[in-house]
RNA sequence: AUAAAUCCAGCGGGAGAGGUCGGACAGGGAUGCUCCGACGCCGAAGGAGCAACCGCCCCGGAAACUCUCAGGCACCAAGGACCGCUUGGAUAUC
Repeated sequence: AUAAAUCCAGCGGGAGAGGUCGGACAGGGAUGCUCCGACGCCGAAGGAGCAACCGCCCCGGAAACUCUCAGGCACCAAGGACCGCUUGGAUAUC
């Protein structure tokens, strides 16, 4: 100094799947912010597995595929892979 690349931060977008059943608790009752259990289901935090492929080929890196340990399943909220934008920082390069 910096186009691009990587990471962090900020903003925006961001799906799927039971408001099932039973019990507890509260309530006069309807019912419910909540909790526990059962069964059913989802995959796009994380994690794990196989693998095309890649490499410095001893070995290692590897998915949005697969599994669901974790997480999640009315609305809202939260979370959310990934995508876009922004400037800032760091790394890195010259």

The RNA shown here (Glycine riboswitch aptamer) has 94 nucleotides and comes from a Paracoccaceae bacterium.
It matches the Rfam family "Glycine riboswitch aptamer". Rfam describes the family as follows. This family represents the bacterial glycine riboswitch. Its family is annotated with glycine biosynthetic process in the Gene Ontology.
The model forms 81% of the base pairs in the Rfam consensus.